[in-house]
Context: one part of a larger RNA
RNA sequence: GAACGAACGCUGGCGGCGUGCCUAACACAUGCAAGUCGAGCGCGAAAAGAGCAAUCUGAGUAGAGCGGCGCACGGGUGCGUAACACGUGGGUAAUCUGCCUCGAGGUCUGGGAUAACCUUCCGAAAGGUUGGCUAAUACCGGGUAAGCUCACGGUGACUUCGGUCGCUGUGGGAAAAGUAGACCUCUGUUUACAAGUUUACGUUUGAGAGAUGAGCCCGCGGCCCAUCAGCUAGUUGGCGGGGUAACGGCCCACCAAGGCUACGACGGGUAGCUGGUCUGAGAGGACGAUCAGCCACACUGGAACUGAGACACGGUCCAGACUCCUACGGGAGGCAGCAGUGGGGAAUUUUCCACAAUGGGCGAAAGCCUGAUGGAGCAACGCCGCGUGUGUGAUGAAGGUCUUCGGAUCGUAAAGCACUUUCGACCGGGACGAAAAACCUCUGGCUAACAUCCAGGGGCCUGACGGUACCGGGAGAAGAAGCACCGGCUAACUCUGUGCCAGCAGCCGCGGUAAUACAGAGGGUGCAAGCGUUGUUC
Numbered sequence: 001g002a003a004c005g006a007a008c009g010c011u012g013g014c015g016g017c018g019u020g021c022c023u024a025a026c027a028c029a030u031g032c033a034a035g036u037c038g039a040g041c042g043c044g045a046a047a048a049g050a051g052c053a054a055u056c057u058g059a060g061u062a063g064a065g066c067g068g069c070g071c072a073c074g075g076g077u078g079c080g081u082a083a084c085a086c087g088u089g090g091g092u093a094a095u096c097u098g099c100c101u102c103g104a105g106g107u108c109u110g111g112g113a114u115a116a117c118c119u120u121c122c123g124a125a126a127g128g129u130u131g132g133c134u135a136a137u138a139c140c141g142g143g144u145a146a147g148c149u150c151a152c153g154g155u156g157a158c159u160u161c162g163g164u165c166g167c168u169g170u171g172g173g174a175a176a177a178g179u180a181g182a183c184c185u186c187u188g189u190u191u192a193c194a195a196g197u198u199u200a201c202g203u204u205u206g207a208g209a210g211a212u213g214a215g216c217c218c219g220c221g222g223c224c225c226a227u228c229a230g231c232u233a234g235u236u237g238g239c240g241g242g243g244u245a246a247c248g249g250c251c252c253a254c255c256a257a258g259g260c261u262a263c264g265a266c267g268g269g270u271a272g273c274u275g276g277u278c279u280g281a282g283a284g285g286a287c288g289a290u291c292a293g294c295c296a297c298a299c300u301g302g303a304a305c306u307g308a309g310a311c312a313c314g315g316u317c318c319a320g321a322c323u324c325c326u327a328c329g330g331g332a333g334g335c336a337g338c339a340g341u342g343g344g345g346a347a348u349u350u351u352c353c354a355c356a357a358u359g360g361g362c363g364a365a366a367g368c369c370u371g372a373u374g375g376a377g378c379a380a381c382g383c384c385g386c387g388u389g390u391g392u393g394a395u396g397a398a399g400g401u402c403u404u405c406g407g408a409u410c411g412u413a414a415a416g417c418a419c420u421u422u423c424g425a426c427c428g429g430g431a432c433g434a435a436a437a438a439c440c441u442c443u444g445g446c447u448a449a450c451a452u453c454c455a456g457g458g459g460c461c462u463g464a465c466g467g468u469a470c471c472g473g474g475a476g477a478a479g480a481a482g483c484a485c486c487g488g489c490u491a492a493c494u495c496u497g498u499g500c501c502a503g504c505a506g507c508c509g510c511g512g513u514a515a516u517a518c519a520g521a522g523g524g525u526g527c528a529a530g531c532g533u534u535g536u537u538c
Base pairs, nucleotide, nucleotide: 001538002537003536004535006534007533008532009531010530013386014385015384016383017382018381019379020378021344026342027341028340030339031338032337035069036068037067040066041065043063048057049056050055076297077296078295086221087220088219089218090217091216092215095214096213100210101209102208104205105204106203108142109141110140111139117132118131121128122127148173149172150171151170152169153168154167155166156165157164158163178201179200180199181198182197183196187194188193189192223269224268225267230260231259232258235257236256237255238254240252241251242250272294273293274292275291276287277286278285279284299320300319301318302317303316322333323332324331325330350376352375353374354373358372359370360369361368362367389419390418391417392416399410400409401408402407423479426473427472428471429470433465439459440458441457442456443455444454445453482527483526484525485524486523487508488507489506493522494521495520496519497518503510504509
């Protein structure tokens, strides 16, 4: 000098864009943060209203339940980790991949349950239990099998010689589910319906293939200590098995005695890694907030279940610590999600608005959910921009300070005169961000079809921010300057007070009666809505 997620002191007008627990991965009151689908299924209220009443409307609504998909994304934190965790480049002939895309085939025929509901009982509660009824795209049989798969054969190509990819024969094995709309060309009843046709969504099979996501393996790279020098028994390898989507001591039995290490093993300390950030002419050094990629974690430790995917932040089980409820028998909980509280600390924000946009989940859709996100609020915490007036004005006013008492200086500074009105305050107008989907309609295509569907055109609807940005109007210099420094380094000097005192100080050093170094004043210098100090890095 530059920089900062900064803090502290003094001061503080406005706007834009960013940023905001670096400490206790300390403990958490309260609310919200993951639901959705009635076009999978069976049930099914009440309030209120009408009526003399039966009953009707409310309403097949609300609602819970079975079932499907999602909850493995998104969001947080950096404890652990010196490791194939990360970065980079490869391998997978050792692998998986829900939803999506392309393309092929199928969707036949049966069955028994169960929740909800009714009922019995237990319990303070959390919750559990007995008997009975019922449905499905829930569950389970049978049939079929192009392709798939298993066993045993035949055969071709490639090969890292381990195998891999094909073709083929025989035998065995495994499927499924419907829902909604429309129509009458075929079939059956018959004038409109379905067991018929068709459209859409779904479902099933497994190869192929794609896309996306993931698992595993390898080369190389990136901290400190040798006052850590030897380490290792599932250890290193083999054979055989188990296990996994998959290779593998991943696990197990047996066999062998190996494996690593001064090119730093083992041990200890520290630490998430990277793109990058800061600095520097560069080389390098330091760092890894915000944003983006990867990893790890979710009170602490352990475990599996479900599932395409987890060993799962707002799931389950066990143990532990802590907190809460209890009828003392037993139960409930997990903010390192968004706000917020206590605590710690020099120190870090609102218990805000909205799903209007973007994105995500579910749904045919309308839509619902979304503390992701979009916004607003607080904080000079940072960067950038703007303003606090402009011109003129010498009796060089008054006043302050200094003085050699002549004067000098603050100083065109002020006043005065003439202008301007940014920003702010007031009044009025007032957005972009919104285009879609759905719906209505027109045209074309597919079609048996004027259903649907697809493509295109027109119409209609939707804004949290926000009466905000922006624009216009009137008024009036009106509402808006401080902080540090002035001995040298280092730009800037005098007076008074003090008298090695009080004090200053980054280094050198000032102060003991003429202090440009302390304190005050006048003046000056520097920066400016900031200025200094402290801390840290280069």
The part of an RNA shown here (small-subunit ribosomal RNA, 5' domain) has 538 nucleotides and comes from an Archangiaceae bacterium. Its mean pLDDT, the model's own confidence on a scale to 100, is 82. The organism belongs to Archangiaceae, within Bacteria. It matches the Rfam family "Bacterial small subunit ribosomal RNA".